[in-house]
This record gives sequence, C1' cells and structure tokens, in this order.
RNA sequence: GCCCACGUAGCUCAGUUGGAAGAGCAGCGCAUUCGUAAUGCGCAGGUCGUGGGUUCGAUUCCCUCCGUGGGCUCCA
Repeated sequence: GCCCACGUAGCUCAGUUGGAAGAGCAGCGCAUUCGUAAUGCGCAGGUCGUGGGUUCGAUUCCCUCCGUGGGCUCCA
C1' cells in the first nucleotide's frame, strides 16, 4: 500500500425481500425466606461507530472517515 470481516443496552450477542430494535447476564424494585442465596414477577437502560446520499420511510441499500481483528504484496 491492497483485500476481507466486524462495530447494536454496562457485558456477550440476535435482528434482511427497507416499515423503525430484542434476548441472556449484570443493575434496580417487589414477592417468597427468620435472614441470605436461589426462584418468580416487574422496571429501567440504545443519538444501532462518525458524517453524508438514496427513499414517504434506513440498524438494513450506496459513499466517506474512524476503530478492532485477520490476510496478502513490495521495500529495507
């Protein structure tokens, strides 16, 4: 220098013919218990990496950039 994959909740990850986002764990509350753990119920938590484009509408399609991981080539 070139190519590929990935970036979504605090963490690990789902989420396609574009219709607007979910699970598990963690956190908080309640129930249960003499109390704790476990269990059950509920709640909260997201500018979907950045900036643009297309569209009535973008996590999804296109472009740029940033970050992470992997691969290849050249020089030394």